Predicted 3D model of an 83-nucleotide RNA (transfer RNA) from Desulfosporosinus sp. It matches the Rfam family "tRNA". Rfam describes the family as follows. Transfer RNA (tRNA) molecules are approximately 80 nucleotides in length. The source organism's lineage runs through Bacteria, Bacillati, Bacillota, Desulfitobacteriaceae and Desulfosporosinus. Its mean pLDDT, the model's own confidence on a scale to 100, is 80.
RNA sequence: GGGCGAGUGGCGGAAUGGCAGACGCGUCGGUCUCAAAAUCCGAUAUAUGUGAGUAUGUGGGGGUUCAAGUCCCCCCUCGCCCA
Numbered sequence: 001g002g003g004c005g006a007g008u009g010g011c012g013g014a015a016u017g018g019c020a021g022a023c024g025c026g027u028c029g030g031u032c033u034c035a036a037a038a039u040c041c042g043a044u045a046u047a048u049g050u051g052a053g054u055a056u057g058u059g060g061g062g063g064u065u066c067a068a069g070u071c072c073c074c075c076c077u078c079g080c081c082c083a
Base pairs, nucleotide, nucleotide: 001082002081003080004079005078006077007076010025011024012023018066026044027043028042029041030040045056046055047054048053059075060074061073062072063071
């Protein structure tokens, strides 16, 4: 330099055009216990709000579309293969 693949919360990961983060782990609060663990219940992207909510968010930028994590273009990073 060329080809292929990948990038999503704290972690593993789901969603292949139609409510992003299902589900699991972890964490926090509660339940239970003399106490702790396990179990069970709730919460857990960011900003804002007392709250109901609202806005933003899938590596970065742009495009297509009523609608993009998903399709198209350029770029960045990582992995594999070829030279």